[in-house]
RNA sequence: GGAGCCGGUCGAACGGCCGCUGCGCGGGUCUGCCCGCGUGGAGGAAAGUCCGGGCUCCGCAGGGCAGGGUGCCAGGUAACGCCUGGGGGGCGCGAGCCCACGGAAAGUGCCACAGAAAAUAUACCGCCGUCUCCGGACGGUAAGGGUGAAAAGGUGCGGUAAGAGCGCACCGCGCGGGUGGUAACACGCCGCGGCACGGUAAACCCCACCCGGAGCAAGACCAAAUAGGGGGGCGCGCGGCCUUGCGCCGCACCAUGCGGCCCGCAUGGGUCCCCGGGUAGGUCGCUACAGGCGUCCGGUGACGGACGUCGCAGAGGAAUGGCCGUUCUCGACAGAACCCGGCUUACAGGCCGGCUCCCCCU
Numbered sequence: 001g002g003a004g005c006c007g008g009u010c011g012a013a014c015g016g017c018c019g020c021u022g023c024g025c026g027g028g029u030c031u032g033c034c035c036g037c038g039u040g041g042a043g044g045a046a047a048g049u050c051c052g053g054g055c056u057c058c059g060c061a062g063g064g065c066a067g068g069g070u071g072c073c074a075g076g077u078a079a080c081g082c083c084u085g086g087g088g089g090g091c092g093c094g095a096g097c098c099c100a101c102g103g104a105a106a107g108u109g110c111c112a113c114a115g116a117a118a119a120u121a122u123a124c125c126g127c128c129g130u131c132u133c134c135g136g137a138c139g140g141u142a143a144g145g146g147u148g149a150a151a152a153g154g155u156g157c158g159g160u161a162a163g164a165g166c167g168c169a170c171c172g173c174g175c176g177g178g179u180g181g182u183a184a185c186a187c188g189c190c191g192c193g194g195c196a197c198g199g200u201a202a203a204c205c206c207c208a209c210c211c212g213g214a215g216c217a218a219g220a221c222c223a224a225a226u227a228g229g230g231g232g233g234c235g236c237g238c239g240g241c242c243u244u245g246c247g248c249c250g251c252a253c254c255a256u257g258c259g260g261c262c263c264g265c266a267u268g269g270g271u272c273c274c275c276g277g278g279u280a281g282g283u284c285g286c287u288a289c290a291g292g293c294g295u296c297c298g299g300u301g302a303c304g305g306a307c308g309u310c311g312c313a314g315a316g317g318a319a320u321g322g323c324c325g326u327u328c329u330c331g332a333c334a335g336a337a338c339c340c341g342g343c344u345u346a347c348a349g350g351c352c353g354g355c356u357c358c359c360c361c362u
Stems, first nucleotide, its partner, number of pairs: 001358010012327007020041009043333001047344002050342005055215004067211005072086005087101001088099004102206002107204002109200003124145002126141006153171006172195001173193005178187003219284004229275006237251005242245001253269006291310008328331001
C1' cells in the first nucleotide's frame, strides 16, 4: 500500500419565527375551557408480530390421553427456540464463518430418471470353468467396466480356474475396558469381533424435556338523560256496593288507539323521594423500570454484586410539524399506542477498536 474478518458506535449540526402535545406554576373564566412562563416530547430498528416473560381476567386436587414445541454438553437469565463458553461436523491459506447436531443393528413408508439391481435381493458387459451344432447354453465370480445423487468398507500382500474379509497387515467400524475431562467428547492405550446388510426422521414414528386459555378492545372504578326493575311517602272528583281494601261498579275528567269530526267502543290512569343493574360519558390501568450512565469487585465469557448518579414520550382520531438563515461529507431505512428480554428483516454513509492474508521498503 492492497484485500478481507470481527466487535462497538453515530444516524447532519446550530440559530430564529410560527404551531401541536404531556406535566408543573401563575392568572382569567360562562367551569366547557382560555392565556402566560418553565420543562419533557420517537427508533436502532418504534417494523415483522416469530419466540420468551411481566401484568390482567377466566379455568385448575393429582395424574393421564390428544395436540404443539424443543433436541450435542455446561453455564447465564425472570424466561426463551435467546446469549456465552466448550465438543463434533463442514467451508476458508487465514482472521473467522455456517450447522434442528437425539434415534435408521424398534416398526412402517418413500427413493424420479438411468440402471441387472434402490435393498428378504440381484448380474448388462467383462473375467474364469465345463459343454458346444461355434450361434451359444449352463455354472462360478462381484476384483474391472457401465448406470446413478447414492450400489453391501479402503489400500496392499497372500490366495484362486477367475475371484471374494477367503486369510493376513495397516486404516476405518462396532462392542467391552482403561485414561483425561463436570459433561458433550477425545485418545498415536488394551482386548474382542471379519465387519453386523445404502439414504431419508423440518416422512410417520420412538426416546427425553417443556407447554392451561385469552389478551390493555386485558381488566377495575365513577356514573347521566330516557325506558324497564325493587321500595317508600304524600295525595286520591261524585255516587253506590261490602269482603273496609289504594277493592269493585257506574258517572265525570285526561291520555292513547280505531276515526276527517262528533257520538261511540277498547286500553290505561296522580305526584315526589330512595335503592339497584346496564348504556352514553369520564377516571384508572399508563409508563419508575428484570431502567440508563459511571466506578470498583467476581467470572475466559454471557452475566452477577456493591456504591454513586440521572429522571428519559404517554396520546385517545391519536402530538413530535412547518418556514427562514448559516455550515457540512448534502443526508438511508423508517413513526411509539400496556411494558420488558430476544430473534429476524430494512438501512445513504461516517467514526472507533481488535485481528488476518498478500506485496513493497527499512

Record summary:
The RNA shown here (Bacterial RNase P class A) has 362 nucleotides and comes from a Gammaproteobacteria bacterium. The model forms 95% of the base pairs in the Rfam consensus. Lineage of the source: Bacteria > Pseudomonadati > Pseudomonadota > Gammaproteobacteria. It was read from a public genome assembly, where an Rfam model found it.